[in-house]
This record gives sequence, C1' cells and structure tokens, in this order.
RNA sequence: CGGGACGUGGCCAAGAGGUAAGGCGCCCGCUUUGGGAGCGGGAGACCGCAGGUUCAAGUCCUGCCGUCCCGA
Repeated sequence: CGGGACGUGGCCAAGAGGUAAGGCGCCCGCUUUGGGAGCGGGAGACCGCAGGUUCAAGUCCUGCCGUCCCGA
C1' cells in the first nucleotide's frame, strides 16, 4: 500500500427492513441453620462514529475509526 472479516448490555453471543433473543454475571424472593445448588421474578444495550436510502435501518449504501486475517 491492496484485499477480506468483525465492532450489539459488565462478559459471551443471536438478529438478514417493521418498535433488540439467549447464556454467564448482577439484584430481589422461595428453599437452607448459613452458604452453594435449584426454582420464581427483576434491572440493564437504541446497536463503533458520521452521513445517505426508506414511511420505517442493528439490518442496505458511503466515508472514517478500531481489532483481526491474507497478500505485497
């Protein structure tokens, strides 16, 4: 310098145009002498940043940033 992949709650990770699953963790309750395990309930992301398309975008397009991979 060229090409490609990825960027979603504290962590991992779905989602493929119509108001963001799940797991771990966290909080409350039940259970227990207590803890753990188990069961029930709950809070928490507007989706790397900025634009564009659309009635509507995490999802499509453009630029940039970051991480990783391949090539030179």